A computed fold for a 135-nucleotide RNA, annotated as FMN riboswitch aptamer (RFN element). Of the family's consensus pairs, 100% are formed in the model.
[in-house]
RNA sequence: CAUUAUCUUUGGGGAAUGGUGUAAAUCCUUACCGGCGGUGUUUGCAUUUGGCAUAAGUCCGCGACCUCCUUUUCGGGAGCUGAAUAGGUGAAAAUCCUAUACCGACGGUUAUAGUCCGGAUGUAAAAAGAUAUGG
Numbered sequence: 001c002a003u004u005a006u007c008u009u010u011g012g013g014g015a016a017u018g019g020u021g022u023a024a025a026u027c028c029u030u031a032c033c034g035g036c037g038g039u040g041u042u043u044g045c046a047u048u049u050g051g052c053a054u055a056a057g058u059c060c061g062c063g064a065c066c067u068c069c070u071u072u073u074c075g076g077g078a079g080c081u082g083a084a085u086a087g088g089u090g091a092a093a094a095u096c097c098u099a100u101a102c103c104g105a106c107g108g109u110u111a112u113a114g115u116c117c118g119g120a121u122g123u124a125a126a127a128a129g130a131u132a133u134g135g
Stems, first nucleotide, its partner, number of pairs: 001134002004132007018028002031115002033104002035062004043053003057102002066079005084100005106118003
C1' cells in the first nucleotide's frame, strides 16, 4: 500500500410566545430542524502544479419506515420511497451570493403532529479503528 475475512467503536436534529377552543407543542400565528456517500466557480492550510481538510434537506445514488414474497432461524429478494424557482457573478453553478418558496414514514393522542409519546437502550446507509492475509 492492496485485498478479503473477522471483530470493536461511532452512527438524527427541532415548538419558545401568542390566538381560538371543553380539549391543540397536532389548527391559526410566529418559530425551529435537516442522516450517509458522490458531485462541486466556496473557504482554510500547504506549496509546485499536484495535495489535504471543508462545502447541497429540494441534483445523482443510498438508508430508515411501510407492503409483499421467500426462509426453521439468521437472513435473502421485489416494491414503495418527499420537496426549487427567479435574479446575480462567471468560461463554467439546480451546489456560491441574494430573494422568495417548498418538503418531511408508521402507530398513539380530549383536536388534524417533520418537532410530543411509542416500537427504539432498536435498525441502517456509512465512518473510524484493530487483528489476520498478500505484495
The coordinates come from a structure-prediction model, not an experiment, and the mean pLDDT is 77.